A computed fold for a 98-nucleotide RNA from a Gemmatimonadota bacterium, annotated as TPP riboswitch aptamer (THI element).
The source organism's lineage runs through Bacteria, Pseudomonadati and Gemmatimonadota.
It matches the Rfam family "TPP riboswitch aptamer (THI element)". From the family's description: Vitamin B(1) in its active form thiamin pyrophosphate (TPP) is an essential coenzyme that is synthesised by coupling of pyrimidine and thiazole moieties in bacteria. Rfam links the family to the GO term thiamine pyrophosphate binding. On this family, see Thore et al., Science 2006: "Structure of the eukaryotic thiamine pyrophosphate riboswitch with its regulatory ligand".
Its mean pLDDT, the model's own confidence on a scale to 100, is 75.
[in-house]
RNA sequence: AGAAGCCGCCAGGGGUAUCUCGCAUAUGCGGGAUUGAGAAAGUCCCUAGGAACCUGAUCCGGAUGAUACCGGCGGAGGGAGCGCGGCAUGUGGUUCGG
Numbered sequence: 001a002g003a004a005g006c007c008g009c010c011a012g013g014g015g016u017a018u019c020u021c022g023c024a025u026a027u028g029c030g031g032g033a034u035u036g037a038g039a040a041a042g043u044c045c046c047u048a049g050g051a052a053c054c055u056g057a058u059c060c061g062g063a064u065g066a067u068a069c070c071g072g073c074g075g076a077g078g079g080a081g082c083g084c085g086g087c088a089u090g091u092g093g094u095u096c097g098g
Stems, first nucleotide, its partner, number of pairs: 001091001005087005010081001011047004017034007053078003059072004
């Protein structure tokens, strides 16, 4: 503080980049590497105490082989249950100490 927590169930929201190689032949498919929870993949993450994710953004600074890779932007604007049951004579957060 007063259910914000954990578990189960149901529902809903979201993202899928950069480089390289091969096959194709110009669409696309497959392999590898980097970052990450997640790269059409794992119920992976998030559901209002909402930075999951989107806009700003073909943005700004710093790195990198390259990339929203890191930071700013962000006490900006949006954004999907403020669901049900149990734990419950219990629980969560913050601070301090060990």